Overview: The prediction has a mean pLDDT of 82. This is a predicted structure of a 77-nucleotide RNA (transfer RNA) from a Candidatus Heimdallarchaeota archaeon. Its Rfam family is "tRNA". Rfam classes the family as a transfer RNA. Gene Ontology term of the family: triplet codon-amino acid adaptor activity.
[in-house]
RNA sequence: GCCUCCGUAGCUUAGCUCGGUAUAGCAUCCGACUGUUAAUCGGAAGGUCGACGGUUCAAAUCCGUUCGGGGGCGCCA
Repeated sequence: GCCUCCGUAGCUUAGCUCGGUAUAGCAUCCGACUGUUAAUCGGAAGGUCGACGGUUCAAAUCCGUUCGGGGGCGCCA
């Protein structure tokens, strides 16, 4: 340099193919239960969907550019 995969909540991630209310588990907070803690159960809060731009009534999803990371191939006469 070329090809390819990944980037979504504090962490791990579903959703992308085929555009239509942004998911779940753990963690955090509140409550129930318990003699207490833990465990268990219920609930709440938590998101510029890597960034910018485009298409569209509508974009995490499609298109372009770009950043970061993984893998493969190649170049270094």